Predicted 3D model of a 65-nucleotide RNA (Fluoride riboswitch aptamer (crcB RNA motif)) from a Vulcanimicrobiota bacterium. The source organism's lineage runs through Bacteria, Bacillati and Vulcanimicrobiota. The sequence was found by an Rfam model in a public genome assembly. Of the family's consensus pairs, 100% are formed in the model.
[in-house]
RNA sequence: AGCAUAAAGGGCGAUGGAGCGCCGCCUCGGACCGCCGCACGCCGGCUGAUGGCUCCUUUCUCGAG
Repeated sequence: AGCAUAAAGGGCGAUGGAGCGCCGCCUCGGACCGCCGCACGCCGGCUGAUGGCUCCUUUCUCGAG
């Protein structure tokens, strides 16, 4: 100096924020950028603020004061 592996660190997981003895993935470039239908079009339709759990916030609906 180079290569491989492990750990650590960092990053990511379809709409905001935080936490976690949590899960998966990526790690010098990449992980990531939802689903269905069709006539494939700059078309039409659908679910969800979470990767998961807990809490907060935004929006919507119903009821009470």
Model confidence (mean pLDDT): 77 of 100.